[in-house]
RNA sequence: GUCCUCGUGGCGGAACUGGCAUACGCGCGGCGUUUAGGGCGCCGUCCCGUAAGGGUUGUGGGUUCGACUCCCACCGAGGACA
Numbered sequence: 001g002u003c004c005u006c007g008u009g010g011c012g013g014a015a016c017u018g019g020c021a022u023a024c025g026c027g028c029g030g031c032g033u034u035u036a037g038g039g040c041g042c043c044g045u046c047c048c049g050u051a052a053g054g055g056u057u058g059u060g061g062g063u064u065c066g067a068c069u070c071c072c073a074c075c076g077a078g079g080a081c082a
Base pairs, nucleotide, nucleotide: 001081002080003079004078005077006076007075010026011025012024019065027045028044029043030042031041032040033039046055047054048053058074059073060072061071062070
């Protein structure tokens, strides 16, 4: 340099014939249980907003009624070839 794969909450990781973003697990917080701790159980856990609602999938654009998903450029990670 060319080509291929990948990038989603604090972490791992789902959601693809384009139709509820963050399921599930870990972690974290609160409560209960305990003398206490651990374990276990219940609830909560992206951002803005009193709410209704809106925003958010590496960044910026595009297509579409609708994009994590398709297209383009760029950034980053891994790999193959030279």
Predicted 3D model of an 82-nucleotide RNA (transfer RNA) from a Candidatus Wolfebacteria bacterium.
The sequence was found in a public genome assembly.
Its Rfam family is "tRNA". The family's RNA type in Rfam is transfer RNA. Rfam describes the family as follows. Transfer RNA (tRNA) molecules are approximately 80 nucleotides in length.
Its mean pLDDT, the model's own confidence on a scale to 100, is 80.